[in-house]
Context: one part of a larger RNA
RNA sequence: GAACGAAGGCUGGCGGCGUGCUUACACAUGCAAGUCGAGCGCGAACGGGGUUUCGGCCCCUAGUAGAGCGGCACACGGGUGAGUAACACGUGGGUAAUCUGCCCUAGGGUUUGGGAUAACCAUUGGAAACGGUGGCUAAUACCAUAUAAGACCACGGCAUGCGGAUGUCGUGGGAAAAGCGGGGGACCUUUCGGGGCCUCGCACCAGAGGAUGAGCCCGCGUCCCAUCAGCUAGUUGGUAGGGUAACGGCCUACCAAGGCAAAGACGGGUAGCUGGUCUGAGAGGAUGAUCAGCCACACUGGGACUGAGACACGGCCCAGACUCCUACGGGAGGCAGCAGUGGGGAAUAUUGCGCAAUGGGCGAAAGCCUGACGCAGCGACGCCGCGUGGGGGAUGAAGGCCUUCGGGUUGUAAACUCCUGUCAAGCGGGAAGAACGAAUGUCUGGCUAAUAUCUGGGCAUUCUGACGGUACCGCUAGAGGAAGCACCGGCUAACUCUGUGCCAGCAGCCGCGGUAAGACAGAGGGUGCAAGCGUUGUUC
Numbered sequence: 001g002a003a004c005g006a007a008g009g010c011u012g013g014c015g016g017c018g019u020g021c022u023u024a025c026a027c028a029u030g031c032a033a034g035u036c037g038a039g040c041g042c043g044a045a046c047g048g049g050g051u052u053u054c055g056g057c058c059c060c061u062a063g064u065a066g067a068g069c070g071g072c073a074c075a076c077g078g079g080u081g082a083g084u085a086a087c088a089c090g091u092g093g094g095u096a097a098u099c100u101g102c103c104c105u106a107g108g109g110u111u112u113g114g115g116a117u118a119a120c121c122a123u124u125g126g127a128a129a130c131g132g133u134g135g136c137u138a139a140u141a142c143c144a145u146a147u148a149a150g151a152c153c154a155c156g157g158c159a160u161g162c163g164g165a166u167g168u169c170g171u172g173g174g175a176a177a178a179g180c181g182g183g184g185g186a187c188c189u190u191u192c193g194g195g196g197c198c199u200c201g202c203a204c205c206a207g208a209g210g211a212u213g214a215g216c217c218c219g220c221g222u223c224c225c226a227u228c229a230g231c232u233a234g235u236u237g238g239u240a241g242g243g244u245a246a247c248g249g250c251c252u253a254c255c256a257a258g259g260c261a262a263a264g265a266c267g268g269g270u271a272g273c274u275g276g277u278c279u280g281a282g283a284g285g286a287u288g289a290u291c292a293g294c295c296a297c298a299c300u301g302g303g304a305c306u307g308a309g310a311c312a313c314g315g316c317c318c319a320g321a322c323u324c325c326u327a328c329g330g331g332a333g334g335c336a337g338c339a340g341u342g343g344g345g346a347a348u349a350u351u352g353c354g355c356a357a358u359g360g361g362c363g364a365a366a367g368c369c370u371g372a373c374g375c376a377g378c379g380a381c382g383c384c385g386c387g388u389g390g391g392g393g394a395u396g397a398a399g400g401c402c403u404u405c406g407g408g409u410u411g412u413a414a415a416c417u418c419c420u421g422u423c424a425a426g427c428g429g430g431a432a433g434a435a436c437g438a439a440u441g442u443c444u445g446g447c448u449a450a451u452a453u454c455u456g457g458g459c460a461u462u463c464u465g466a467c468g469g470u471a472c473c474g475c476u477a478g479a480g481g482a483a484g485c486a487c488c489g490g491c492u493a494a495c496u497c498u499g500u501g502c503c504a505g506c507a508g509c510c511g512c513g514g515u516a517a518g519a520c521a522g523a524g525g526g527u528g529c530a531a532g533c534g535u536u537g538u539u540c
């Protein structure tokens, strides 16, 4: 000199864009993951109307609300940095050792049946959490069956390759599927609701290819201590088996006695890694907030289940600590999600608004959900921009300070005069832009028996804004409301007076202060920055 997620001191007008817990300490409260009725069965009430023997019943509300079965999502998004010195990360490769839901491509297929079960009803246990028993019922839930191109398994052959691979042929084996919605001219059937049948769309099954994502392996790189020098029994290798999507001591049995290490094994300490960031001419050094990629974790430790994917932050089980409820028998919980509270600390924000946009989940869609996100609030925490007025104005006014008492300086500074109107204030305009999309109508292609439906494209109309009456614009009045902080001995820009008297004090280094202190304190003046200024801390 530069920098900072800074802090504390003095001061403080506005705006834009960013940014803002140190104890991985404990957490009250609310919200943060749902959705689908175009998979399925069931199905209220309030209220209104009618009727009544006043008990009730019927209709609308409404096949609505609502749970339940089922599907998909919940493995994303969001947080944190505890652990980790490791194939964790970075980079470059390998996988002939692998998996991949949704999505895309091109073909193929979707037969015939069955038994349950929740919801519900009845009854019953419990303080509750939550159950038990009996009975009924549905499905894109579950099971069986038919078929099997191809896939898989076993055996055998051929070709290519060679590392367990690929292609092909033969024999044998077991293994698939689900429906829903829209439309419809004939024909069949019908309980007259419909169904078969045709067609379109969305689903479903098996395999092939792709895309995406992931697993595993390897080369190289990645802090300090040798006052850590030897470490190792699943240890190192083999055989066989198990296990996995997959190689492998990953695991087990047996066999052998190996394996690593001064090019630092083992041990200890510290630490998430990277793109980057800061500094520096560079080399390098330091660092890893925000943003982005990867990893790890989710009260602590362990475990598996489901699933394409988890050993799963707002899932399950066990153990532990802690907190809460209890009828003492037993239960409930996990903010390192967004706010917020206590505590700690020098120190870090609102228990805000909205799904309008972007993105995500579900859905055919309308739409629903979304503390992701978009915005707003608070903080000069940072960067940037603007303002606090401009021109004229000498009798160089008054006052202050200094003085050699002549004067000098503050100083065109003020007053005064002429203007301007940024920001702030008030009034008014402003549904601006931020909008893509959807619905309807119409035109035109495709599928089709069809001018239905469905679907691609064009045009027109309508609808949708949290921010926000915000940005922006106009008008009104009038210099009015808006300047401080540090320093002035040298380094280092800036000097005098008074007080003090090695005292009080200053100080980054050198050093000032003991009676004329440009170094302390105050004042006048000056210098430097400026809505900031200087101090402390840390890095280069």
Stems, first nucleotide, its partner, number of pairs: 001540004006536002009533002013386006019379002021344001025342003029339003034072003039069002042066001047060005079297003088222008098214002103210003108205002112144003120135006152173009179202006187196003223269003230260003235257008272294004276287004299320005322333004350376001352375003358372001359370004389419004399410004423481001425476005437463010484529005489510003495524005505512002